[in-house]
Molecule: transfer RNA
Organism: Clostridia bacterium
RNA sequence: GCCGGUGUGAUGGAAUUGGCAGACGUGCGGGACUCAAAAUCCCGUGGUGGCGACACCGUGUCGGUUCGACCCCGACCACCGGCA
Numbered sequence: 001g002c003c004g005g006u007g008u009g010a011u012g013g014a015a016u017u018g019g020c021a022g023a024c025g026u027g028c029g030g031g032a033c034u035c036a037a038a039a040u041c042c043c044g045u046g047g048u049g050g051c052g053a054c055a056c057c058g059u060g061u062c063g064g065u066u067c068g069a070c071c072c073c074g075a076c077c078a079c080c081g082g083c084a
Stems, first nucleotide, its partner, number of pairs: 001083007010026003019067001027045006046057004060076005
């Protein structure tokens, strides 16, 4: 230099032939149980604004296509693999 793959909350990892993003687990916070704890069970857990109802933003970054994009297209960045 060329080719291919991957990139989603704190973390592992889902969501597909474009239609409610973050299911499920781990972790974390609160609670139940217990003399106390472990284990187990229940509730909550992306960000910003708002007293609140709610609104807006968010899938590596920046653009494009579309009524609508994690998903399709382009460029770039990072990592992994292959070729030279």